[in-house]
Context: one part of a larger RNA
RNA sequence: GGCGCACGGUGGAUGCCUUGGCGAAGAGAGGCGAUGAAGGACGUGGCUGACUGCGAUAAGCCUCGGGGAGCCGUGAGCAGGCUUCGAUCCGGGGAUUUCCGAAUGGGGCAACCCGGUGGGUCAAUAACUCAUCAUUCGUUACUGAACACAUAGGUAACGAAAGCUAACUCGGGGAAGUGAACCAUCUCAGUACCCGAAGGAAGAGAAAGCAAAAUUGCGACUCCCCUAGUAGCGGCGAGCGAACGGGGAUGAGCCCAAACCGCGUGCGGCGUAGCCGUGCAGGGUGUUUUUCGUACGCGGGGUUGUGGGAUCCGACGUGACCUCUGCAAAUAGGUCAGGGAGUUACAAAUCGGCACGUUAGCUGAACCAGUGUUGGAAAACCUGGCGAUACAGGGUGAUAGCCCCGUAGGCGAAAACGUCGUCCGACUCUCCGUUGGAAUCCCGAGUACCACGGGACACGUGAAACCCUGUGGGAAGCUGGGGGGACCAUCCUCCAAGGCUAAGUACUACUCUUCGACCGAUAGUGAACCAGUACCGUGAGGGAAAGGUGAAAAGAACCUCGACUAGAGGAGUGAAAUAGUCCCUGAAACCGUGUGUCU
Numbered sequence: 001g002g003c004g005c006a007c008g009g010u011g012g013a014u015g016c017c018u019u020g021g022c023g024a025a026g027a028g029a030g031g032c033g034a035u036g037a038a039g040g041a042c043g044u045g046g047c048u049g050a051c052u053g054c055g056a057u058a059a060g061c062c063u064c065g066g067g068g069a070g071c072c073g074u075g076a077g078c079a080g081g082c083u084u085c086g087a088u089c090c091g092g093g094g095a096u097u098u099c100c101g102a103a104u105g106g107g108g109c110a111a112c113c114c115g116g117u118g119g120g121u122c123a124a125u126a127a128c129u130c131a132u133c134a135u136u137c138g139u140u141a142c143u144g145a146a147c148a149c150a151u152a153g154g155u156a157a158c159g160a161a162a163g164c165u166a167a168c169u170c171g172g173g174g175a176a177g178u179g180a181a182c183c184a185u186c187u188c189a190g191u192a193c194c195c196g197a198a199g200g201a202a203g204a205g206a207a208a209g210c211a212a213a214a215u216u217g218c219g220a221c222u223c224c225c226c227u228a229g230u231a232g233c234g235g236c237g238a239g240c241g242a243a244c245g246g247g248g249a250u251g252a253g254c255c256c257a258a259a260c261c262g263c264g265u266g267c268g269g270c271g272u273a274g275c276c277g278u279g280c281a282g283g284g285u286g287u288u289u290u291u292c293g294u295a296c297g298c299g300g301g302g303u304u305g306u307g308g309g310a311u312c313c314g315a316c317g318u319g320a321c322c323u324c325u326g327c328a329a330a331u332a333g334g335u336c337a338g339g340g341a342g343u344u345a346c347a348a349a350u351c352g353g354c355a356c357g358u359u360a361g362c363u364g365a366a367c368c369a370g371u372g373u374u375g376g377a378a379a380a381c382c383u384g385g386c387g388a389u390a391c392a393g394g395g396u397g398a399u400a401g402c403c404c405c406g407u408a409g410g411c412g413a414a415a416a417c418g419u420c421g422u423c424c425g426a427c428u429c430u431c432c433g434u435u436g437g438a439a440u441c442c443c444g445a446g447u448a449c450c451a452c453g454g455g456a457c458a459c460g461u462g463a464a465a466c467c468c469u470g471u472g473g474g475a476a477g478c479u480g481g482g483g484g485g486a487c488c489a490u491c492c493u494c495c496a497a498g499g500c501u502a503a504g505u506a507c508u509a510c511u512c513u514u515c516g517a518c519c520g521a522u523a524g525u526g527a528a529c530c531a532g533u534a535c536c537g538u539g540a541g542g543g544a545a546a547g548g549u550g551a552a553a554a555g556a557a558c559c560u561c562g563a564c565u566a567g568a569g570g571a572g573u574g575a576a577a578u579a580g581u582c583c584c585u586g587a588a589a590c591c592g593u594g595u596g597u598c599u
Stems, first nucleotide, its partner, number of pairs: 001598009015584001016548002020519002022516007029508002031164002039100003042055003046078002050074002061094006070082003105114003115133006135161009168199001169197005179186001183235001209218002222249005232240002253500003256444001260300010274285003305478001307443004311438007319336005338431005350426004354421001355419005361411003367384001369383002372381002385402002387391001393405003449473007459485001480495005535542002555583001558570004
């Protein structure tokens, strides 16, 4: 030195564990913010570095409920307190809430600096202190130029906005890597990304819709399953890819503009009285009033395609009472009664009751069975009982229905909040409608449509309809107009150029409950641990490692060596200390000690 055996060191695999993750389901909530948010800085404890909480009233203050014996956070200790006169703790409401931050008096290198105005304090103008002072938009009022009225402008009051936020939604913009085995049309893809706007959902939505070719039919929108990888589109390549119709979910329909009527205001025309002017005539002006036209505002009316409505003429029906008059009727106004409807659209605001729920909780069965066995410990084993609308789960010194917390079941709110509540009220709105005729008026215009250029439709210009529109042209108006995939006819169908609309649908940063042929510390979140930390980077940004004594600290008094160390040896605790805080188990690599054997 090799090999073997034994015993160690080192190391931290493996096993077991789980406080943390991951995923899903069902509910809730779907926003916060100038009454100053989200997020921070700095403070705050008797002693306090960090986290948590809180804000100069600073691990807290007040109040109303719950709860019932301990408490002064993590987190020990010292010191000192609180509490059955109900503390700590849990929940509702309130107070306080420094500075920065949209940050908003001005500035600024965030958490800082410097002001104006009015009050307070003061001997004081200094200092301190309280309040207030940004911008934009809207409304109203006052004021007010060039320029007479006016307008612009100015000032003030009141109201609103701003900023943050995971995904979902709509709109405005909008790639490339890629695929086509190259690449250019095409694809990726209207995706990623940027911007804007919201809402709890958004968007869409009550037919100028489909369908069909028989004088058949359907009847807003949205979502799902089919139709169907079909019809089609396509350097007919790669690929892209419907609809009708059927089956389900849900279910809801409405309001304006216009004609016409009434009222008000402005402007204009004719023009009376008056005024100005004149030799006469003509003329000029003309507050108010009459009348006409026009524009705007408000109220009524009206909303459709077997066309509808207005206007005019007629017919029929239309609760009671009061007022205008001498009486009656009509008409108009009002009161009462009755009917109908209603706050998600259809007009709009709010309140109360009831019910249910949310935000603390309460109750809740059955052996503390046995001098039994093993053990450190019984929940194990043995023996004998009991409960069960409860044998879900967790804990307890090993594996517990009956020890503890719970579980099934049953109860509960002073306060605040919620609910499309098929509930009851208050309250609000409404109660001239049907029909016939006349054919005067109205029925959404730079619109429809056309041409050119684009976009979007599954559809790449194609035979390319339909939809949107940049440029240019440009209707009809009910004897009217659009569509039915070029176009024309016939036929069918619908009524554009105004608007609103719940539900079914999408999503989950957040809260609660439950679950898992999900992970179990190199896994599962990057993060089980003081992690978006330490650290790296000028910065955008990148981004770790790190869990386990024991049932209980009982965390080793005391002695010896040593430096009043470290460490070690005794002693002691414990079931165990080769469980000693570098702590469960403790593999291998690697390093030793002893021994055997070989050279």

Notes:
Large-subunit ribosomal RNA, domain I from Geodia barretti, 599 nucleotides, folded computationally. The prediction has a mean pLDDT of 80. NCBI's taxonomy places the organism under Eukaryota, Demospongiae, Heteroscleromorpha, Astrophorina, Geodia.